[in-house]
Molecule: transfer RNA
Organism: Candidatus Omnitrophota bacterium
RNA sequence: GCCCGCGUAGCUCAGUUGGUAGAGCAACGGUUUCGUAAACCGUAGGUCGACAGUUCGAUCCUGUCCGCGGGCU
Repeated sequence: GCCCGCGUAGCUCAGUUGGUAGAGCAACGGUUUCGUAAACCGUAGGUCGACAGUUCGAUCCUGUCCGCGGGCU
């Protein structure tokens, strides 16, 4: 330099032939207990890596960057 994959909640990951996003664990509160843990119930937490484009509408499609990983030379 070229090619491919990935980037979504604090962490690990789903999601969608385009219709404004979920799970588990973690955090917080409650029930229970003399207390802790476990169990159960609930709450909060995301402008879906950034900027543009297409579209009535983009996490999803297109382009350019940024970061990580891999391959080729």